[in-house]
RNA sequence: AAAGAAAGACGAGUGAUCGCUGGCCUAAUGGUCAGAGGAAAGUCCGAGCACUACUAGGAUAAAGUGCCUGCUAACAGCAGGGCAGGGUAACCUGACGGAAAGUGCAACAGAAAAAAUACCGCCAUUUAUGGUAAGGGUGAAAAGGUAAGGUAAGAGCUUACCACAAAUUUGGUAACAAAUUUGGUAUUGUAAACCCCACUUGGUGCAAGGCUAAAUAGAGGAACAAUAAGUUAUCCUAGACAGUUCCCGGGUAAGCUGCUUGAGCUAGUUGGUGACAAUUAGCCUAGAUGGAUGAUCACAUCUAAUUAUAGAAACAGAACUCGGCUUAUAGUCUUUCUUUUAUC
Numbered sequence: 001a002a003a004g005a006a007a008g009a010c011g012a013g014u015g016a017u018c019g020c021u022g023g024c025c026u027a028a029u030g031g032u033c034a035g036a037g038g039a040a041a042g043u044c045c046g047a048g049c050a051c052u053a054c055u056a057g058g059a060u061a062a063a064g065u066g067c068c069u070g071c072u073a074a075c076a077g078c079a080g081g082g083c084a085g086g087g088u089a090a091c092c093u094g095a096c097g098g099a100a101a102g103u104g105c106a107a108c109a110g111a112a113a114a115a116a117u118a119c120c121g122c123c124a125u126u127u128a129u130g131g132u133a134a135g136g137g138u139g140a141a142a143a144g145g146u147a148a149g150g151u152a153a154g155a156g157c158u159u160a161c162c163a164c165a166a167a168u169u170u171g172g173u174a175a176c177a178a179a180u181u182u183g184g185u186a187u188u189g190u191a192a193a194c195c196c197c198a199c200u201u202g203g204u205g206c207a208a209g210g211c212u213a214a215a216u217a218g219a220g221g222a223a224c225a226a227u228a229a230g231u232u233a234u235c236c237u238a239g240a241c242a243g244u245u246c247c248c249g250g251g252u253a254a255g256c257u258g259c260u261u262g263a264g265c266u267a268g269u270u271g272g273u274g275a276c277a278a279u280u281a282g283c284c285u286a287g288a289u290g291g292a293u294g295a296u297c298a299c300a301u302c303u304a305a306u307u308a309u310a311g312a313a314a315c316a317g318a319a320c321u322c323g324g325c326u327u328a329u330a331g332u333c334u335u336u337c338u339u340u341u342a343u344c
Base pairs, nucleotide, nucleotide: 001340002339003338004337005336006335007334008333009332010331013299014298015297016296017295018294020035021034022033023032024031025030037315041326042325044324045323046322047321048320049205050204051203052202054239055238056237057236058235059234060233062201063200064199065198066197067081068080069079070078071077082096083094084093085092086091097196098195102194103193104190105189106188119136120135121132122131123130124129144162145161146160147159148158149157163185164183165182166181167180168179169178170177171176209257210256211255212254218248220247221246222245223244224243230241231240264283265282266281267280268279269278270277271276301312302311303310304309
């Protein structure tokens, strides 16, 4: 200097004037403080909170997760490791339990695609046929790979190394790794196919829920039924409640609350590789509801141009709250690491 990898920050300022919403102060005029994001988006996951006549035990079903160990209120999240794959590397990705428990699927090609084969080829030869799976061919995949010996020709047939399986030892909390010994030993792949195994799981949701005011039409119909029906996703047992379920018709839709002090934020210290935890000190930062958070001017900043000057860049607007994930994103800046080249 070039090309890459990982992590992060900003993404719009200051002042004045006028305007809008909320809090506080004032008898009042008015004064003062605050006012839309890193994703507020998606509604994918988890929870807080609220309501629910069902609760307990057993069984079945449905859904979710799927290597190990930790963090967290919890999670399909995050951190650290293991293994596999990609990359020269820094690093990145993983829907990562089980294929001899069973079922299914693998088009076409090929002789044959799983209790699989002999098309060409090689060898023998009694010319009828027998042996073979090394070589060729087809294919994503065809009875482990390389080399040597052996054979009629060949084959783990034998040997060496690798690979595979089992056992033992060592290291590690573990997933796993290494070493040694034994064994000729592996009957394709696929579970984001059904399935098996292990663990987890009530439902509904702020349009939840509570209060106040107002209005109206129920002498409506049907089924079951006090030894019972009904009430959990289904079934059984036990307990609890005491009428239950469905259909038709009518009224109300106003106001207040929930509504913002939190698993909250910032900084220091300690512990930890880290995610985080503990502790000390400080801070209070929207609460609208036909839905506020704006407009103008000046200065500054950035970009382009340069005599004046012009523009304000991306994705994009809170609606009960929080922790994540995913998606979109113009431009500027910071830190660390990898590779290559040149010079000293």